[in-house]
Context: one part of a larger RNA
RNA sequence: GGAUGAACGCUGGCGGCGUGCCUAACACAUGCAAGUCGAGCGAUGAGGCCCCUUCGGGGGUACAUCAGCGGCGAACGGGUGAGUAACACGUAGGUGACCUACCCCGAAGACGGGGAUAACCACUGGAAACGGUGGCUAAUACCUGAUGUGCUCGGCGAUUCGGUUUGUCGAGUAAAGCUCCGGCGCUUCGGGAUGGGCCUGCGGCCUAUCAGCUAGUUGGUGGGGUAAUGGCCCACCAAGGCUACGACGGGUAGGGGGCGUGAGAGCGUGGCCCCCCACAAGGGCACUGAGACACGGGCCCUACUCCUACGGGAGGCAGCAGUGAGGAAUCUUGCGCAAUGGGCGAAAGCCUGACGCAGCGACGCCGCGUGGGCGAUGAAGGCCUUCGGGUCGUAAAGCCCUUUUCUGGGGGACGAGAAAGGACGGUACCCCAGGAAUAAGCCACGGCUAACUACGUGCCAGCAGCCGCGGUAAAACGUAGGUGGCGAGCGUUAUCC
Numbered sequence: 001g002g003a004u005g006a007a008c009g010c011u012g013g014c015g016g017c018g019u020g021c022c023u024a025a026c027a028c029a030u031g032c033a034a035g036u037c038g039a040g041c042g043a044u045g046a047g048g049c050c051c052c053u054u055c056g057g058g059g060g061u062a063c064a065u066c067a068g069c070g071g072c073g074a075a076c077g078g079g080u081g082a083g084u085a086a087c088a089c090g091u092a093g094g095u096g097a098c099c100u101a102c103c104c105c106g107a108a109g110a111c112g113g114g115g116a117u118a119a120c121c122a123c124u125g126g127a128a129a130c131g132g133u134g135g136c137u138a139a140u141a142c143c144u145g146a147u148g149u150g151c152u153c154g155g156c157g158a159u160u161c162g163g164u165u166u167g168u169c170g171a172g173u174a175a176a177g178c179u180c181c182g183g184c185g186c187u188u189c190g191g192g193a194u195g196g197g198c199c200u201g202c203g204g205c206c207u208a209u210c211a212g213c214u215a216g217u218u219g220g221u222g223g224g225g226u227a228a229u230g231g232c233c234c235a236c237c238a239a240g241g242c243u244a245c246g247a248c249g250g251g252u253a254g255g256g257g258g259c260g261u262g263a264g265a266g267c268g269u270g271g272c273c274c275c276c277c278a279c280a281a282g283g284g285c286a287c288u289g290a291g292a293c294a295c296g297g298g299c300c301c302u303a304c305u306c307c308u309a310c311g312g313g314a315g316g317c318a319g320c321a322g323u324g325a326g327g328a329a330u331c332u333u334g335c336g337c338a339a340u341g342g343g344c345g346a347a348a349g350c351c352u353g354a355c356g357c358a359g360c361g362a363c364g365c366c367g368c369g370u371g372g373g374c375g376a377u378g379a380a381g382g383c384c385u386u387c388g389g390g391u392c393g394u395a396a397a398g399c400c401c402u403u404u405u406c407u408g409g410g411g412g413a414c415g416a417g418a419a420a421g422g423a424c425g426g427u428a429c430c431c432c433a434g435g436a437a438u439a440a441g442c443c444a445c446g447g448c449u450a451a452c453u454a455c456g457u458g459c460c461a462g463c464a465g466c467c468g469c470g471g472u473a474a475a476a477c478g479u480a481g482g483u484g485g486c487g488a489g490c491g492u493u494a495u496c497c
Base pairs, nucleotide, nucleotide: 001497002496003495004494006493007492008491009490010489013368014367015366016365017364018363019361020360021326026324027323028322030321031320032319035072036071037070040069041068043065044064045063048061049060050059051058052057079279080278081277089203090202091201092200093199094198095197098196099195103192104191105190106189107188108187109186111145112144113143114142120135121134122133123132124131125130150173151172152171153170154169155168156167157166158165177184178183205251206250207249212242213241214240217239218238219237220236221235222234223233224232254276255275256274257273258269259268260267261266281302282301283300284299285298304315305314306313307312332358334357335356336355340354341352342351343350344349371401372400373399374398381392382391383390384389406434407433408432409431410430411429415424441486442485443484444483445482446467447466448465452481453480454479455478456477462469463468
């Protein structure tokens, strides 16, 4: 000198774009953050319409729907950085050892049958959370027979180094309907696309005041398990495996794209944004599912908080906002689904604290303003003075002008791809009027380093980044005038180059 997610002191007019718990992965009141489909199903229904009516009501239909059965989603999106020195990440490869819902392409198919169960009703337990027993019912829920393009398994043969490809035989194995009649779905298989699992080479921290480490340890055979390889797990057998090119141990740490600095090499760093990983009060476990060992699902243990009729229950903000605590320090319990994107739906649409916006903070960067011209008896006043004067200083006043900004009034968007539809927003922007009006500070002035005098103080009070100033004339302390620097900022502190 540059830089910062900064903080502190003094000061502070406006706008745009960014950015804002770095500490306690501390604890959390309250609201919201994941639903949707009635064109899968039974059911329910005040009211509307139609029909019947013994005038009590009954039936049908459109429509709607709390809860339920069923489907898809909830594994995405959002948060955090605790753990992790590891195939976690980056990069380059491998998978003849693998999976992939929805989507696309292709081939073939959907014929019969059956038994349940929630909702509902009845009885009933419990303070509640939540149940129990009996009875009724539907389906794109469940089961089964047939068919088998195919697929899976097995035998035999060909092919391959190999679990690949292929011929033949045997066994097994599918389906669901809805409809507004346009369609939307269903089953099996092959291919694609996308996303992932696993494996490997290489690369990127400190410490030897850690030198030896290792029993599922290293390998084999057989098996279990998985979508899949594997000591992943198990039985048996062998005695191996790693290490000075740093094993093992300890410390620290999410990694990368990047970012800061630097002429570069390098050094430092990983906040915002993007990719990957890990985690969801601490720890463990599986279930469902194409996908999880699952932040707003489940079970168990622990700590903590809450309710209770004391028998028993409920909870998890490292989602958005907000509270307490910690801290030098970090925001609104805002508006909207109008846009973009996501889930569901045939669609209308519903949901969406993702997102789009607004609010707060000079936290950062950028832009603008606080007026312009003329104006010397060089006013008054301050300070200095050799008492002559000098200086603040064209500075002020005064005259003329302008209106960015400001205030008031009027108009008023783009963003919305055919009509309508905009949270932002009566915002941006445009026009008119008014009036210099509403707007300047901070730090320094001994040398480094740009800028000097006076007074006060008297090794005191104090200053200080280094050298050093202060003990009676201090350009170094304090105040004032003046000057220098930067300017809505200026200094200080911390950290990096």
Model confidence (mean pLDDT): 87 of 100. This is a predicted structure of a 497-nucleotide part of an RNA (small-subunit ribosomal RNA, 5' domain) from a metagenome. The RNAcentral record of the full RNA draws on SILVA.